A computed fold for a 364-nucleotide part of an RNA from a Chloroflexota bacterium, annotated as large-subunit ribosomal RNA, domain IV. Its Rfam family is "Bacterial large subunit ribosomal RNA". Lineage of the source: Bacteria > Bacillati > Chloroflexota. The RNAcentral record of the full RNA draws on ENA. The coordinates come from a structure-prediction model, not an experiment, and the mean pLDDT is 89.
[in-house]
Context: one part of a larger RNA
RNA sequence: CCCUUGUUAAGGAACUAGGCAAACUGACUCCGUAACUUUGGGAGAAGGAGGGCCCUGGUUGGUGAAGGCGCUAGCCGCCGGAGCUGACCGAGGCCGCAGAGAAACGGCCCUGCUGACUGUUUACCAAAAACACAGGUCUCUGCGAAAGCGAAAGCUGAAGUAUAGGGGCUGACACCUGCCCAGUGCCGGAAGGUUAAGGGGAGAGGUUAGGGUUCGGGAGACCGAGCUCGAGGCUUUGAACCGAAGCCCCGGUGAACGGCGGCCGUAACUAUAACGGUCCUAAGGUAGCGAAAUUCCUUGUCGGGUAAGUUCCGACCCGCACGAAUGGUGUAACAAGUGGGGCGCUGUCUCAACAAGGGACCCG
Numbered sequence: 001c002c003c004u005u006g007u008u009a010a011g012g013a014a015c016u017a018g019g020c021a022a023a024c025u026g027a028c029u030c031c032g033u034a035a036c037u038u039u040g041g042g043a044g045a046a047g048g049a050g051g052g053c054c055c056u057g058g059u060u061g062g063u064g065a066a067g068g069c070g071c072u073a074g075c076c077g078c079c080g081g082a083g084c085u086g087a088c089c090g091a092g093g094c095c096g097c098a099g100a101g102a103a104a105c106g107g108c109c110c111u112g113c114u115g116a117c118u119g120u121u122u123a124c125c126a127a128a129a130a131c132a133c134a135g136g137u138c139u140c141u142g143c144g145a146a147a148g149c150g151a152a153a154g155c156u157g158a159a160g161u162a163u164a165g166g167g168g169c170u171g172a173c174a175c176c177u178g179c180c181c182a183g184u185g186c187c188g189g190a191a192g193g194u195u196a197a198g199g200g201g202a203g204a205g206g207u208u209a210g211g212g213u214u215c216g217g218g219a220g221a222c223c224g225a226g227c228u229c230g231a232g233g234c235u236u237u238g239a240a241c242c243g244a245a246g247c248c249c250c251g252g253u254g255a256a257c258g259g260c261g262g263c264c265g266u267a268a269c270u271a272u273a274a275c276g277g278u279c280c281u282a283a284g285g286u287a288g289c290g291a292a293a294u295u296c297c298u299u300g301u302c303g304g305g306u307a308a309g310u311u312c313c314g315a316c317c318c319g320c321a322c323g324a325a326u327g328g329u330g331u332a333a334c335a336a337g338u339g340g341g342g343c344g345c346u347g348u349c350u351c352a353a354c355a356a357g358g359g360a361c362c363c364g
Base pairs, nucleotide, nucleotide: 001359002358003357004356005355006354007353008352010350011349014348019345028050029049030048031047036041038172052094053093054092056090057089058088059087060086061085062084063083067079068078069077070076071074095099107343108342109341110340111339112338113337114335115334119131120130135170136169137168138167139166140165141164147156148155149154173330174329175328176327178260179259180258183257184256185253186252187251188250189249192248193247194246198242199241203237204236205235206234207233208232210229211228212227213226214225215224216223217222261279262278263277264276265275288322289319300316301315302314303313304312
């Protein structure tokens, strides 16, 4: 010097990102307990008091001896209350610094945020405001259900049957949940447009029996080569026309994906604008909340708390860029959640000291 532990004058969070760590508190009995509240709670709220031992009195509980009485004479019944013992309530006294004498054994309060709650989670850096959750709502599904697994058979769903089952979103409870269907999605519609395979075959090409013609050979019949026309068959191709769903189209639908404006002017101080004009849009953000887990400017401004407060609480509203089941706003209870403040308490600190044990160091 390091680790683990103990104690500490005066001060008492001045430490620090932050009271991290430590300390305080602590079991039991009694007294006494606020706001708020979903009347359950909050509550062990908070805050107080008591305790050992000896002597003695009282109340009360358990057990029940001696003795007495009775008879049906029994290991009988009744009366009786000694002794022992438990609890509680008093009076007096004794000792120590200390009487739950050691150990086990909540520190508390005020005020925000988030999530209702108990639960669940990143086995091995995250336990949370993330997930789940009852409850709400939308949607699919009529049963060989929908959905899922599986080439299939088959199985789950379910030995269930719409008060059931699957999926999505939201997330107790309270008060609520506005406007937009233009785009996308979904649902419905079927008149018209478009449209696949397929049907359909107008026509076109290839091939060629044969015909025509030119040239060559031959006396001729005829034979050979080239060019050209070409029925029928085979083959390649192929227009019109008839062809569903879908798409276009017509409607509906937001607790479907989503979206929810700009500029200019105006009131008898000024300022502001209930009011007006204009452009655009599918419609221009309603209630509520708001410098917020959201506010850039920003340590916004005012108030509170402090001697002093970029944090915190209450307001204001100029919301860069809140807003209504990607829910809005509240909310008792709850939380190893997160922010701010206070009381108590302390070696966290001013500022360090001493002690114990184990290392480090030396010898082996």